Source information:
The RNA shown here (transfer RNA) has 73 nucleotides and comes from a Candidatus Parvarchaeota archaeon. It matches the Rfam family "tRNA". By type it is a transfer RNA. Rfam's curators write: Transfer RNA (tRNA) molecules are approximately 80 nucleotides in length. Its mean pLDDT, the model's own confidence on a scale to 100, is 86. Taxonomically the source falls in Candidatus Parvarchaeota (Archaea, Nanobdellati). The same sequence occurs in records of 3 taxa.
[in-house]
RNA sequence: GGGGUUGUAGUCUAACCAGGCAGAAUAGGCGGCUCCAGACCGCUUGACCCAGGUUCAAAUCCUGGCAACCCCA
Numbered sequence: 001g002g003g004g005u006u007g008u009a010g011u012c013u014a015a016c017c018a019g020g021c022a023g024a025a026u027a028g029g030c031g032g033c034u035c036c037a038g039a040c041c042g043c044u045u046g047a048c049c050c051a052g053g054u055u056c057a058a059a060u061c062c063u064g065g066c067a068a069c070c071c072c073a
Base pairs, nucleotide, nucleotide: 001072002071003070004069005068006067007066010026011025013023020056028044029043030042031041032040049065050064051063052062053061
């Protein structure tokens, strides 16, 4: 320098191909239970890597960039 894969809550991950309210687990907070704590149960907070384009509407499609990993040189 060229090519490929990936990027979503603190962590891990689904939805993407085929555009239409971002979901779950875990962690955190509150409550219940308990003599207390843990476990368990209920409620709750929190996320689409960045910029632009297309569209009534973009996590999703297109373009550029950034980062991680892999391959070629």